[in-house]
A computed fold for a 158-nucleotide RNA, annotated as c-di-AMP riboswitch aptamer (ydaO/yuaA leader). The prediction has a mean pLDDT of 76. It matches the Rfam family "c-di-AMP riboswitch aptamer (ydaO/yuaA leader)". Gene Ontology terms of the family: cyclic-di-AMP binding and regulation of gene expression.
RNA sequence: GCGCGGCCUCCGCCGAGUCCGACGCGUUCGGAGCCGGGGACCCACCACGAUCUCUGGGGUGAAUCGGCCCCGUACCCAGUACGGAACCGUAGGGCAGCCUUCCGGAUCAUCCGCCCGAACCCGACAGCUAACCCGGUAGGCGGUCCACGGAAGGAGUC
Numbered sequence: 001g002c003g004c005g006g007c008c009u010c011c012g013c014c015g016a017g018u019c020c021g022a023c024g025c026g027u028u029c030g031g032a033g034c035c036g037g038g039g040a041c042c043c044a045c046c047a048c049g050a051u052c053u054c055u056g057g058g059g060u061g062a063a064u065c066g067g068c069c070c071c072g073u074a075c076c077c078a079g080u081a082c083g084g085a086a087c088c089g090u091a092g093g094g095c096a097g098c099c100u101u102c103c104g105g106a107u108c109a110u111c112c113g114c115c116c117g118a119a120c121c122c123g124a125c126a127g128c129u130a131a132c133c134c135g136g137u138a139g140g141c142g143g144u145c146c147a148c149g150g151a152a153g154g155a156g157u158c
Base pairs, nucleotide, nucleotide: 010143011142012141013140014139018032019031020030021029022028023026033137034136035135036134037133038132043127056125057122058121059120060119065089066088067087070084071083072082073081074080075079092116093115094114095113098154099153100152101151102150103149104112105111
C1' cells in the first nucleotide's frame, strides 16, 4: 500500500417514526414536532335502488389486481367452494455520493437500469367532518454499490 472479516463511532438512505427534559435509568414518565384513526352541521350518497343479511365490512402501509398450474380440506364425488405453495405479470412505491468527455439506442421532448410489490390491526362497526376524543413515533439498509445505456478520465472512498 492492497484485499477480507469483526466491534465502536461518524455520515447518509427508505420510513410519520425526530428532538428535548426528568427521574425511579427503562418494554419509564412528561413536552415539542410529525403521522394515523374516530367524530356534527353543510355537502356527498339516495327510488336509474342508497342502506341492510358471511359473498361481512373497515383501517395502517407503496404493497393492489390478475393469469397459469399444483397441493390440501369440505360436499349430494358432478364439479364447485375455501385455504395454501411455486411461477409470470400488474396498480403502486423506492434508488443516497459526485463531476467531465466521448459513443450507442429510443423519443416531439422527458429518457435507457435495478429493487420492492410484505406484514399487521379493529371485531359487526366507521362517507366527509369544526369542537372534541384516541393511538403511533418502530424497523430495515448503505458508505462506490449493476444506486438509473456503454466506455474512458478525474475527485472521493469515516